[in-house]
The part of an RNA shown here (large-subunit ribosomal RNA, half A) has 1611 nucleotides and comes from a Bacteroidales bacterium.
Context: one part of a larger RNA
RNA sequence: GGCGUACGGCGGAUGCCUAGGCUCUCAGAGGCGAUGAAGGACGUGAUAAGCUGCGAAAAGCUUUGGGUAGGUGCAAAUAACCGAUAAUCCAAAGAUAUCCGAAUGGGGUAACCCACAAGAGCUCCGCAAGUCGGAGAGGCAAACCCGGCGAACUGAAACAUCUAAGUAGCCGGAGGAGAAGAAAACAAUAGUGAUUCCCUAAGUAGUGGCGAGCGAACGGGGAUUAGCCCAAACUGCAAUUGUUACGGCAAUUGCAGGGUUGUAGGACUGCAAUCGGGACGAUAUAAGAAUAGUGGAACCAUCUGGAAAGUUGGGCCAGAGACAGUGAAAGCCUGGUAUACGACAUUUUUAUAUUACCCAGCAGUAAUCCUGAGUACCGCGGGACCGGAGAAAUCCUGUGGGAAUUUGCCAGCACCAUCUGGUAAGGCUAAAUACUCCUGAGAGACCGAUAGUGAACAAGUACCGUGAGGGAAAGGUGAAAAGUACUCCGAACAGGAGAGUGAAAUAGAACCUGAAACCGUACGCCUACAAGCGGUCGGAGCCUCGAUUUAUCGAGGUGACGGCGUGCCUUUUGCAUAAUGAGCCUACGAGUUACCUCUCAUUAGCGAGGAUAAUCCGUUCAGCGGAGGAUUCGAAGCGAAAGCGAGUCUGAACAGGGCGAAUAGUUAAUGGGAGUAGACGCGAAACUUGGUGAUCUACCCAUGGCCAGGUUGAAGUUCCGGUAACACGGAAUGGAGGACCGAACCAAUAGAUGUUGAAAAAUCUUUGGAUGAGCUGUGGGUGGGGGUGAAAGGCUAAUCAAACCAAGAGAUAUCUCGUACUCCUCGAAAUGCGUUUAGGCGCAGCCUUGGACUGAGUGUUAUAGAGGUAGAGCACUGAUUGGACUAGGGGGUUUCACCACCUACCAAAUCCAGACAAACUCCGAAUGCUAUAACAUAUGUCCAGGAGUGAGGCCAUGGGUGCUAAGGUCCGUGGCCAAAAGGGAAAGAACCCAGACCAUCAGCUAAGGUCCCAAAAUAUAUGCUAAGUUGAAGUAACGCGGUCUGAUUGCUGUGACAGCUAGGAUGUUAGCUUGGAAGCAGCUAUUCAUUUAAAGAGUGCGUAACAGCUCACUAGUCGAGCGAUCGGGCAUGAAUGAUAAUCGGGCAUCAAGCAUAUUACCGAAGCUAUGGAUUUCGACGUAAGUCGGAAUGGUAGAGGAGCAUUCCAAUUGCGCAGAAGAUAUGUCGUAAGAUGUGUUGGAGCGGUUGGAAAAGCAAAUGUAGGCAUAAGUAACGAUAAUGCAGGUGAGAAACCUGCACACCGGAAGACUAAGGUUUCCUGAUCAACGCUAAUCGGAUCAGGGUUAGUCGGGUCCUAAGAUGUACCCGAAAGGGGAAGUCGAUGGCAAACGGAUUAAUAUUUCCGUACCAGCUUAAAUUCAAAGGUGACGGAGUUCAUUAGGGUACGCGUACUGACGGAAUAGUACGUUGAACCCCGCUCGGCGGGGGAUAGUACACUGAGCCUUCGGGCAAGGUGAUAGAUAUCCGAACGGACUUCCAAGAAAAGCCAAUUAAGCAGCCCGUACCGUAAACCGACACAGGUAGUCAGGGAGAGAAUCCCAAGGUGCUC
Repeated sequence: GGCGUACGGCGGAUGCCUAGGCUCUCAGAGGCGAUGAAGGACGUGAUAAGCUGCGAAAAGCUUUGGGUAGGUGCAAAUAACCGAUAAUCCAAAGAUAUCCGAAUGGGGUAACCCACAAGAGCUCCGCAAGUCGGAGAGGCAAACCCGGCGAACUGAAACAUCUAAGUAGCCGGAGGAGAAGAAAACAAUAGUGAUUCCCUAAGUAGUGGCGAGCGAACGGGGAUUAGCCCAAACUGCAAUUGUUACGGCAAUUGCAGGGUUGUAGGACUGCAAUCGGGACGAUAUAAGAAUAGUGGAACCAUCUGGAAAGUUGGGCCAGAGACAGUGAAAGCCUGGUAUACGACAUUUUUAUAUUACCCAGCAGUAAUCCUGAGUACCGCGGGACCGGAGAAAUCCUGUGGGAAUUUGCCAGCACCAUCUGGUAAGGCUAAAUACUCCUGAGAGACCGAUAGUGAACAAGUACCGUGAGGGAAAGGUGAAAAGUACUCCGAACAGGAGAGUGAAAUAGAACCUGAAACCGUACGCCUACAAGCGGUCGGAGCCUCGAUUUAUCGAGGUGACGGCGUGCCUUUUGCAUAAUGAGCCUACGAGUUACCUCUCAUUAGCGAGGAUAAUCCGUUCAGCGGAGGAUUCGAAGCGAAAGCGAGUCUGAACAGGGCGAAUAGUUAAUGGGAGUAGACGCGAAACUUGGUGAUCUACCCAUGGCCAGGUUGAAGUUCCGGUAACACGGAAUGGAGGACCGAACCAAUAGAUGUUGAAAAAUCUUUGGAUGAGCUGUGGGUGGGGGUGAAAGGCUAAUCAAACCAAGAGAUAUCUCGUACUCCUCGAAAUGCGUUUAGGCGCAGCCUUGGACUGAGUGUUAUAGAGGUAGAGCACUGAUUGGACUAGGGGGUUUCACCACCUACCAAAUCCAGACAAACUCCGAAUGCUAUAACAUAUGUCCAGGAGUGAGGCCAUGGGUGCUAAGGUCCGUGGCCAAAAGGGAAAGAACCCAGACCAUCAGCUAAGGUCCCAAAAUAUAUGCUAAGUUGAAGUAACGCGGUCUGAUUGCUGUGACAGCUAGGAUGUUAGCUUGGAAGCAGCUAUUCAUUUAAAGAGUGCGUAACAGCUCACUAGUCGAGCGAUCGGGCAUGAAUGAUAAUCGGGCAUCAAGCAUAUUACCGAAGCUAUGGAUUUCGACGUAAGUCGGAAUGGUAGAGGAGCAUUCCAAUUGCGCAGAAGAUAUGUCGUAAGAUGUGUUGGAGCGGUUGGAAAAGCAAAUGUAGGCAUAAGUAACGAUAAUGCAGGUGAGAAACCUGCACACCGGAAGACUAAGGUUUCCUGAUCAACGCUAAUCGGAUCAGGGUUAGUCGGGUCCUAAGAUGUACCCGAAAGGGGAAGUCGAUGGCAAACGGAUUAAUAUUUCCGUACCAGCUUAAAUUCAAAGGUGACGGAGUUCAUUAGGGUACGCGUACUGACGGAAUAGUACGUUGAACCCCGCUCGGCGGGGGAUAGUACACUGAGCCUUCGGGCAAGGUGAUAGAUAUCCGAACGGACUUCCAAGAAAAGCCAAUUAAGCAGCCCGUACCGUAAACCGACACAGGUAGUCAGGGAGAGAAUCCCAAGGUGCUC
């Protein structure tokens, strides 16, 4: 370290539970608000952080009613109280009700400030007309409703009309509903009679790139029902105006009467009349209802138990057996339930009565008058309707025209006529309908803590973000706290061990159950020569238990050693792949639902018929029963239609043909599939709408601030020279500059570091600018197709080629990924055609299920056929070689030329021979195809439902292409893989063999093998190979006297072949050529001839040429075979590659190689044997089933049968004598699974039969939680630095004290703005926080702390800008905007010194001052025009001050190793404000006062503490001259110069004295503030405006060292 067992830890699954949700039903209510809402802020309790309640009358006050013994909320505890004089509590009505908020006196940064004295502005009304009176609205709120404006994604497989959709969104408005509404309507010759809603008509008529889609109405059935009023004509009254004959008349306006419609009505004329009706307010009465409540039946015992409601026994009630609780499961214990009652008060419903208010008759005449005008209508442009401009009616209207008047006008889908219906241009109108923020009562085959709301709990909380906005996690002790007295260990209020409580403490608060990952402890076995998917099969040894019996058996644990064996998923032609995904575990996690819209199947009802829908009625009330025949499907079709009809259409047709007829449908339930919806789940980049952001950054506006020091030396000026005068030159002066060098400051050149950083952009070194187009603070402005941009597509809050937030929205995704239990049957495709199509889809093909037809299908054999391939051929077409022959042509010869002739030149035709072809064929198979027959086999076709597939791959073969290249590519045929395991090929998807239903320690074989690894022959016979060739990838041309062998042929005892010995001659140096050529440079050749046994006018070597050496040839010797050629087998060279060098290895040589032949054996999931399972076929059987035959590999996919989970109904059971869950183990089933027992657990849970689903997980870089790994690893955040002693303490490197040392010192010191918001101080504490420890802390707990007329802000002012009255503009929201108001970063009255606290001080105290105001007193003088306030840059100069240096003096203290000196030296100190007065050269200048205040310092010192060293310290005493000289010297100030870019506003002030008195408001004030407290997620090497500025060196604020002061950077 592994496995196992036991016991734990961690963790929080599972089970059970529910306090909370979700979805509905019925009823109520449908608003609240200037009488101040919704929503908040702040308060409020004895103690009080949160929630709840309440409001300074503050967890409450009053009255009335109810109710009854306890009460002071959640929420314990203590204290203190209240209550029978009736509390607490409940109901009704009142009181109080801070501040903000419509917010409304003005302002404002909501919850604050200021002022005044009773209140904003708007609309309407009124009058006596005003600074008047009255009324109303404003804002908020979930959906519903009406209107204005109005998208896009998306769909159309693209997109523009169209769609999405008048949706989302924004805006305005109303109510409990809203809108609509009493025909200028429909309809069609019949009629209906306002509107709204439901069913139907109907997915019809239509519309539509006639695409995608969109989509009525009439009519019918129902719900509910309800109708009216003005304007006008006419009349009267009043007022005004005009006119007049002064009687009036007319007009206008207002009021009143009248009047309101299509069968036209009314005015008009005549007559009549108060009966009746109504949608309505008030009052009264009655009866209910709501808001508190009251009565309300009936049980005891036994047993078990901690407890009874369980068990047993015996009772009882029931108008009550709903439900909940009670220590387990209760009709009779409790609350309740059925039922019966009840109200001071408030609200409300209904009915009745009275009354206010409104309406209301008949006839005549058709003469006159009236009956809605910039209207109807028309043109143009849009929009709405089913209708997209169309033939386009109807409705609305932006614009331009513009009627009629009842004998009129409008409509009836262009238009016209007839006919019919109606009467526009004014208005009101319940019910039936829609919705639910809210209240009450209930319901659920809804959830049960990762579920259900985001939220069961301090949840819209914590937390994140500038903001709009986003947004969690987190339930359970027990019946009852009985929540562990007491003891011990320990530093301990940590934690634990005892003891005790309790039924239980492994129920102990981190608390029910308590799974897994993960981490341990103990024990048994194994493991240190051994290589890998970690299993499986076999198996030794060791250990334990049991049984029996002394020797075994059985069971369990471990597992030495051996055989075989490359995970899962996905995606693929193909994955161990080094292709994807997963660290592990647990929980969650994906084909659902709606719509009868369609289709099919099954089941059921009825059947030439079937069925109802809405609605209504009943009822036991989400259910069911009945009524309801509107409507729909079917029963008849054909045709474009008229139409005809078992036919009809076409047609001249009686022809032919097309479509029909010769009946079965319909309704419901369930299931398969489709459509429309998000439609299996997760996933974009984007588009659009409305908002939020300029605290980052860009630019701009306003107002402030900052830039050490040094250098250069422009213009101008002056002087000198010079000129006629200029010019010009020189020297001074001068101090310009997008000038120079260089700090602060700003930037970011190069390199290094850093890269899980110190830092989401820095550090170090280096670098650029640094008076300018400079940098910077504060307050403002510009807003998303917009801004801003010295321009980089830069920046616009760590986001930019279009920010962020929310919404449309579940956008869309021909794409990727994922998609969950079991078994059984069958089982593909990767092809054709088409496709803006190629990785998608449609149709066909192939699969499956059901049905029908029936035996069509397939194979073999035989016979009969069609055909033009392989082959072959050259007869055609074309191509082609040689020859012959020969037109034609070229060339040559000849000739004056022609003629002619020649030709190893080209060549037609013809002939001979040879030979080629996918698009040649005189020919021509095999196979395949068709037909028939027999035999064998069992498929096949059609119809209907459901698919998947449409990326294929390799091998063999026929071809194309390519290079007769490819593991290439494209077709045909076959096989296999895909989707196929097993054996062989070492290993291998496809090759060879062979198709796995299951079991067996049985047998036989296939391919292939038989020496060992490793099962089987060291088999048999005969050869070959010598190369380790070979032994299972593969190799050529060419070479080779390797070797074996076959055939043919030659020589050979008349002596071959080889060796050895000898010869190898002469003419002649053949001739020619040549410098030479003599056998041997070259040429020629009748290459001759002679001598010979034989000898070439020479086979090689050689020479300049000769020479020389050889050969051919011959003889001798030797003594038997020797050569040549053509084949075959095996070897050999050619032969060169990358981990290992190897045939898989070892190894093998008459083989374990190669070849031939033979026998035996091994060898697979094949075949056989035995047993079993399922399916199917056949037979038998009513069925159950029996017998027999056959079958049972499988991806996508189709079909079938089951298991499990949750809930429901019925039924039947179990349970404290122990349910579910957890855990260990056994048994059963083919499987999913079922079940028994033990332990744990402590209250619920099953079986059966049906039903309904949030119904099964290993993967989605899945979601959440937990736990591992890396790993005790990296790191512990500036390398300015620590050490010692003492103290405290359980414990000290870090805390405290002291002494050393070190670091900063233009800061790492001091002050202050912003920001933070208690971090400040004291005491206590150390769990967590602090990168370690901690006794310490910016941590935790408790207490304390911030004091102002003068400091800052407000009560004063104005800038940019904001807001905004009048006014202007705009669909709405809203935008602009004189005046006014607000708004500092600017202007503007006044305080200093000292002391004091643990913590504040210009704030307290002491002292000394000042300012404005008011009152009183006194005195004096005028008042309206102006001034001032009031401003730039750069530079020069002056004087002093603060401050510093030096010197001297003085004070105090101290000082010398051995000795001496104090007229020597060292150190420190030597100080003192505002304000007032006087003076001047008018400046913070001089003098005096302030100041006998005080303080520093020195000495002393009660007392306290002490580590005994010392420290703290009230008080007291002292003061020396409170000097002088000199040098440097800012800021500020004065004066001046110069330049061009020419440098706020308003208030205040000029403007009023003196004295006394009075009063002086609100807010801030702690602490940090270059940082551990701000911005950066951190106690973060970053960032952060302004002020102060000592000494030495130095130009300097550079740099180095030091002071005051601070610190040593938390390992």